[in-house]
RNA sequence: AGAGCCGGCCGGGCGGCCGCGUCGGGGCCCUCCGGGGUCCCGCCGAGGAACGUCCGGGCUCCACACGGCAGGGUGGUGGGUAACGCCCACCUGGGGCAACCCACGGGACAGUGCCACAGAAAACAGACCGCCAGGCGUCCUCGGAUACCUGGUAAGGGUGAAACGGUGGUGUAAGAGACCACCAGCGCCCGAGGUGACUCGGGCGGCUAGGUAAACCCCACCCGGAGCAAGGUCAAGAGGGAGUCGGACGACUCCUGCGCAGGCGUUCGAGGGCUGCCCGCCCGAGCCUGCGGGUAGACCGCUGGAGGCCGGCGGCAACGCCGGCCGUAGAUGGAUGGCCGCCGCCGCCCGGACCGCAAGGCCCGGGCGGACACAGAACCCGGCGUACAGGCCGACUCUUCCG
Numbered sequence: 001a002g003a004g005c006c007g008g009c010c011g012g013g014c015g016g017c018c019g020c021g022u023c024g025g026g027g028c029c030c031u032c033c034g035g036g037g038u039c040c041c042g043c044c045g046a047g048g049a050a051c052g053u054c055c056g057g058g059c060u061c062c063a064c065a066c067g068g069c070a071g072g073g074u075g076g077u078g079g080g081u082a083a084c085g086c087c088c089a090c091c092u093g094g095g096g097c098a099a100c101c102c103a104c105g106g107g108a109c110a111g112u113g114c115c116a117c118a119g120a121a122a123a124c125a126g127a128c129c130g131c132c133a134g135g136c137g138u139c140c141u142c143g144g145a146u147a148c149c150u151g152g153u154a155a156g157g158g159u160g161a162a163a164c165g166g167u168g169g170u171g172u173a174a175g176a177g178a179c180c181a182c183c184a185g186c187g188c189c190c191g192a193g194g195u196g197a198c199u200c201g202g203g204c205g206g207c208u209a210g211g212u213a214a215a216c217c218c219c220a221c222c223c224g225g226a227g228c229a230a231g232g233u234c235a236a237g238a239g240g241g242a243g244u245c246g247g248a249c250g251a252c253u254c255c256u257g258c259g260c261a262g263g264c265g266u267u268c269g270a271g272g273g274c275u276g277c278c279c280g281c282c283c284g285a286g287c288c289u290g291c292g293g294g295u296a297g298a299c300c301g302c303u304g305g306a307g308g309c310c311g312g313c314g315g316c317a318a319c320g321c322c323g324g325c326c327g328u329a330g331a332u333g334g335a336u337g338g339c340c341g342c343c344g345c346c347g348c349c350c351g352g353a354c355c356g357c358a359a360g361g362c363c364c365g366g367g368c369g370g371a372c373a374c375a376g377a378a379c380c381c382g383g384c385g386u387a388c389a390g391g392c393c394g395a396c397u398c399u400u401c402c403g
Stems, first nucleotide, its partner, number of pairs: 001399004006394005012343007020045002023042008047374001051385002054383005059227004067278003071223005076090005091105001092103004106218002111216002113212003128157002130153006137146003165183006184208001186205008231300004239256007258292007271283004307326008345370008354361002
C1' cells in the first nucleotide's frame, strides 16, 4: 500500500426569531368552589431500530386449586440471565491459506414412508458388457478358437448423488475378507487429560449391516389461559321507593335501578366459571330469548424501571458484586414545527501545487445546489429479525514493498 474479516459509534452542530405539549412557580379574570380561561418565567420533550408482532417476562384478571388428553416449543456440553427459541465460552462436523463463518447438532436396531431418471440392481438386491469351467456342434495350422446350453463369479468396465469398505498381496478354473499386512469405520476392554460434550494413546474382534427425521414418528426436557381494547373508580340515565319543606303545584336529599312479553329455576340447582376437551372442583338466586328506550362522560392504570452514567474488583467471556452521581416524553383526532445566518457533511463545476505514462489520486481556494438515509412513542422491559444516504474509530488475518 492492497485485499479481507470482526466489533463499536454518529446520523447534523451553534446562535437568533416565531410557534407547540406535560409538569412546576407567579399575575389577572370567572366560578355551581369541583375547577376553568388567559399572560409571563423555568426544567424536560421520540428511536437504534420507536418497525416486524417472532420469542421471553413484569403487571392485571380468571382463581382457592390436583390430574389426564390434545396442542405447542426446544434439542452437543458448561456457564450467564427474572426468563427465553437469547447471550458467552468450548466440543464435533463442514467452508476458507488464514483472521473467521456456518449448523432445525438426541434416535435409522420401535414402526411407517420416500430415494425421480438412468441402471442388471436402490435393500439383505442383483448380472447389461464381461471372466472361468463343463457339454455339444462347427472350423482348424492337431496348439487352439468359437455360436448355443448348463454351472460358478461380482475382482474389472458401464449407469447414477449414492452400488454390500480401501490399497497391496496370497490363493483360485476364474474370482471373492476366503485368508494375510496396513488403513478407515463399527463394537468391546484398558490408560492419560478435561466439570463436561469429547480428545489422545494402546489392545482384541468379527469383516463392514445405504441415505433421508428442515418426512411422519420415537426419546429427553419445558409450557395454565387471556391480554392495557388487561383491569379499576366516579358520574349520568328513563322508572320506582323513602324522607324533609309546603295549602297545592313544586323543590331538595338518600336508596334502588330501564320497560314489556315468553321460557326455565330457587339446594331434586336455571345459569355461569376453570379461555381446546375430559375429569374434578367452585360461584349461584336469579338467569336466558325477542322487541323498544337511556348512557358513550371524567379519572386511575400511565411512568422510579430486572433504569441510565462513571469508577473499582472478580471472571477467558457473557456477566456479577461494591461505591458514587442523575432523575431524562406521558399524549388521548393524539405535542417537539417553520424561517434566517455561520460551520460541518454530500453532489456538480472551475482554478492551482504535488504524485502518476495515462486514467486518476490527494490537498488548498472559489461558485452553485441539497438538508436527500431507515424512519415516529401510546403500559413497560430483555432479546431476535428486517431497513438504513453518508461518515468516524479500533482489533485481527493474508499478499507485496521499504527500513